GlmS glucosamine-6-phosphate activated ribozyme aptamer, 149 nucleotides, folded computationally.
It was read from a public genome assembly, where an Rfam model found it.
RNA sequence: GGGGGCGUGUCAGCGCCGGGCCCCUGAGAGGGUGACGAGGAUGGCGGUGAUCGAAAGAUUCGGCGGAUGCCGCCACGGCCCGAGAGGUCGUCAGAAAGAAAGCAAAAAGCAGAAUCGAGACUGCAACAGAGGUUCUUUCAACACACAAA
Numbered sequence: 001g002g003g004g005g006c007g008u009g010u011c012a013g014c015g016c017c018g019g020g021c022c023c024c025u026g027a028g029a030g031g032g033u034g035a036c037g038a039g040g041a042u043g044g045c046g047g048u049g050a051u052c053g054a055a056a057g058a059u060u061c062g063g064c065g066g067a068u069g070c071c072g073c074c075a076c077g078g079c080c081c082g083a084g085a086g087g088u089c090g091u092c093a094g095a096a097a098g099a100a101a102g103c104a105a106a107a108a109g110c111a112g113a114a115u116c117g118a119g120a121c122u123g124c125a126a127c128a129g130a131g132g133u134u135c136u137u138u139c140a141a142c143a144c145a146c147a148a149a
Stems, first nucleotide, its partner, number of pairs: 014065004019061001020033004036053003042075007076090005084142001094139007109124004
C1' cells in the first nucleotide's frame, strides 16, 4: 500500500479552544476543566440563532463551529372533505384549558483500580419539568359542485 473478516460508532447539551480557572515543575514545556440528562427531523430555500427541567454558585463562565427549535414561502402528505387556489397540522399528521398515569442522568455521598497531582473512569441508590399519551370541556371546521329527503 492492497484485499478479506469481526466488533463498535455513525453523533445535536453535540464537537473544538488561544481567555478564565485548576494541577505538575526551580522555571518552561506539559496536563486537566470547559452541558447532567429528558425531548426534538416530510423535503427545499430564506431569516432567526434554539425547548424542558436537574445540578452548581469558578462556572453548565467566556469564545468558535454546528444543531432535529421558531417564523415566512414552495413542494409533498394527513384531516375537515367528494375535488380545490380555503383552513389546520406533519406520518401518533386541528387548537386551547383542566385532570390523570408514566418517565432521567449527572452533581452530592459511598466503594474500586490506575495517576506525583488536578481531573477523568467504573459500580451502587434517589429525585424533575416540558413534550408526548389518555380522559373531560370549549373553540375552529370555508365556499363551490353533485345526490337524496